[in-house]
Context: one part of a larger RNA
Molecule: small-subunit ribosomal RNA, 5' domain
Organism: uncultured bacterium
RNA sequence: GGAUGAACGCUGGCGGCGUGCCUAACACAUGCAAGUCGAGCGAGAAAUCUUGGAUUGAGACUUCGGUUGAUUGAAGAGAUGGACAGCGGCGGACGGGUGAGUAACGCGUAGGUAACCUGCCCUUUACACAGGGAUAGCCUCGGGAAACUGGGAUUAAUACCUGAUAACCCGGCGAGAUGACAUCAUCUUGCCGGCAAAGAUUUAUCGGUAAAGGAUGGACCUGCGUUUGAUUAGCUAGUUGGUGAGGUAACGGCCCACCAAGGCAACGAUCAAUAGCCGACCUGAGAGGGUAAUCGGCCACGUUGGAACUGAGACACGGUCCAAACUCCUACGGGAGGCAGCAGUGGGGAAUAAUGCACAAUGGGCGCAAGCCUGAUGCAGCAACGCCGCGUGAGUGAUGAAGGUCUUCGGAUUGUAAAACUCUGUCCUUGGGGACGAAACAAAUGACGGUACCCAAGGAGGAAGCCCCGGCUAACUACGUGCCAGCAGCCGCGGUAAUACGUAGGGGGCGAGCGUUAUCC
Numbered sequence: 001g002g003a004u005g006a007a008c009g010c011u012g013g014c015g016g017c018g019u020g021c022c023u024a025a026c027a028c029a030u031g032c033a034a035g036u037c038g039a040g041c042g043a044g045a046a047a048u049c050u051u052g053g054a055u056u057g058a059g060a061c062u063u064c065g066g067u068u069g070a071u072u073g074a075a076g077a078g079a080u081g082g083a084c085a086g087c088g089g090c091g092g093a094c095g096g097g098u099g100a101g102u103a104a105c106g107c108g109u110a111g112g113u114a115a116c117c118u119g120c121c122c123u124u125u126a127c128a129c130a131g132g133g134a135u136a137g138c139c140u141c142g143g144g145a146a147a148c149u150g151g152g153a154u155u156a157a158u159a160c161c162u163g164a165u166a167a168c169c170c171g172g173c174g175a176g177a178u179g180a181c182a183u184c185a186u187c188u189u190g191c192c193g194g195c196a197a198a199g200a201u202u203u204a205u206c207g208g209u210a211a212a213g214g215a216u217g218g219a220c221c222u223g224c225g226u227u228u229g230a231u232u233a234g235c236u237a238g239u240u241g242g243u244g245a246g247g248u249a250a251c252g253g254c255c256c257a258c259c260a261a262g263g264c265a266a267c268g269a270u271c272a273a274u275a276g277c278c279g280a281c282c283u284g285a286g287a288g289g290g291u292a293a294u295c296g297g298c299c300a301c302g303u304u305g306g307a308a309c310u311g312a313g314a315c316a317c318g319g320u321c322c323a324a325a326c327u328c329c330u331a332c333g334g335g336a337g338g339c340a341g342c343a344g345u346g347g348g349g350a351a352u353a354a355u356g357c358a359c360a361a362u363g364g365g366c367g368c369a370a371g372c373c374u375g376a377u378g379c380a381g382c383a384a385c386g387c388c389g390c391g392u393g394a395g396u397g398a399u400g401a402a403g404g405u406c407u408u409c410g411g412a413u414u415g416u417a418a419a420a421c422u423c424u425g426u427c428c429u430u431g432g433g434g435a436c437g438a439a440a441c442a443a444a445u446g447a448c449g450g451u452a453c454c455c456a457a458g459g460a461g462g463a464a465g466c467c468c469c470g471g472c473u474a475a476c477u478a479c480g481u482g483c484c485a486g487c488a489g490c491c492g493c494g495g496u497a498a499u500a501c502g503u504a505g506g507g508g509g510c511g512a513g514c515g516u517u518a519u520c521c
Stems, first nucleotide, its partner, number of pairs: 001521004006517005013390006019383002021348001026346003030343003035090003040087002047080005059068003097301003106226008116218002121214007129163004139152005169194011199206003227273003234264003239261006246254001276298004280291004303324005326337004356379003362376001363374004393423004403414004427462001428458006437448001465510005470491003476505005486493002
């Protein structure tokens, strides 16, 4: 000098764009953050309509017994309707957060898989036949304070099961060709065996099953690179390899049985400490050094530890089970919870924001769609935290006014500075107009927002500070103080004339900032 997710002191007008718990991966009140589909299924509340007529009964007539009857409109039945739940499908493995752990094939880079999987999507081919038994819900009888739960009866499906059919699929036994030359891979072909399916509606669509290919996403393997310590020198028994069996989507000590005794290490094993990695960012002429906030890619984690289930995908942040700590409820028998999602609270700290608006846009989930959901996202709020832009006026103005300061008492300086006069209107105030972002056949649709922007009027009015002035280093005098009080980045100032302390005048620097502290080059 440059830089920062900064903090502190003094000061503070506006706008745009960014950024904002670096500490306790500490504990969390409250609300919201993942639902959706009635075009899969049974059932069907409220409300409305139709029918139905129990009932109420004005008035009229009357032989006072009644008759007629405007009107009121119950139960029941049907239609529309579609709430709260339930079964079923898809999605809750994305999106969002954090950096604890991890020195590792975790990440980066370059390759490999003759060792692999892939829902939704795209292309192509073929198919969807016949049956069955349940179970939620509802009803009923219980248990429990609750959370919840047991028995009985009964019902549906694109839920579940059985059978049929089927190959270019799978398995077994063969044959041939090609490529590799070690197992093997691909293709063609013969025989035997095996595996599917679901329908819906507003009638044209949406779905279902099997197979092949694609796309996308993932899995595994390998070369190289990836902090410090030798005041850590030896480490290792599933350890290293083999055979066989198991397991996996798949290779593999991944797991197991047996056999062999290997494997790693001074080119640093093991141990310990520290740490998410990278694109990048800062600095630097570069080489290099430092950092790992925001944004993007990968990884890991979800109170701590462990486990599997479901599924195309998880060993699953807002799923399940077990254990632990903590918190809460309890009728003491037993239960409930997980903000490292968005806000917010306590605590810690030098220190870091609103319990905001909207799904209008972009994107995501579900749905044929309309649409619903979306603290993703879009916006706006707070903070000079950063960068950038603008303003706090412009011109004229010498009796060089007054006042202040200094003085050799003549004057000098503050200083065209002010006053005064003439203007301007950015920001500001008031009034008027007023968007783009909106696309989808048309129509409709804007949170931001009456915002940005434009026009008119008003009036210099409301808007300057901070640090420094001995040398380094731009900028000097007076007074006070008297090795005191104090200053200080280094050298060093202060003991009676201090340009170094304090104040004033003057000056220098930067400017809505200026200094200090911390850290990096």